[in-house]
Molecule: c-di-AMP riboswitch aptamer (ydaO/yuaA leader)
Organism: Actinoplanes lutulentus
RNA sequence: CGGGGACCGCCGCCUAAUCGCCCCCCAUGGCGAGCCGGGGAACCAUAUUUCCUCGGGGUGAAUCCGCAACCGCGGUAGGGAUUUCCUUCGUCCCGAACCCGUCAGCUAACUCGGUCGGCGGCCGACGGAAGGAAUA
Numbered sequence: 001c002g003g004g005g006a007c008c009g010c011c012g013c014c015u016a017a018u019c020g021c022c023c024c025c026c027a028u029g030g031c032g033a034g035c036c037g038g039g040g041a042a043c044c045a046u047a048u049u050u051c052c053u054c055g056g057g058g059u060g061a062a063u064c065c066g067c068a069a070c071c072g073c074g075g076u077a078g079g080g081a082u083u084u085c086c087u088u089c090g091u092c093c094c095g096a097a098c099c100c101g102u103c104a105g106c107u108a109a110c111u112c113g114g115u116c117g118g119c120g121g122c123c124g125a126c127g128g129a130a131g132g133a134a135u136a
Base pairs, nucleotide, nucleotide: 009122010121011120012119013118014117018033019032020031021030022029034115035114036113037112038111039110044105055103056100057099058098059097064075065074066073067072078094079093080092081091082090084133085132086131087130088129089128
């Protein structure tokens, strides 16, 4: 000097997954706000559901099609990013996984839960373009 990695801190992104308070001997604890999800009338909807060989449903953007026949490719419904914010264009990505347990349409009152996890950047000059908004 260059490259790689780790810790702390800060900034940013996906996601509901953030903030505040109490406790912290038991503690891998508790409470609240915000955000998110499930169950649950009337009305409405439903020849629906189950059995016979086949259940049904939920969270989520993550569904479906073709090829292939070891599993991968190519697409696709749909979803995300693009640095104050919004829209459009352009560009770059994702298009999984898990759960309930024979049971659930919608659904006011009511009721039961969740608040994880995974990434990127950091002394770089405002991070592709256009229009608008806001602020200074």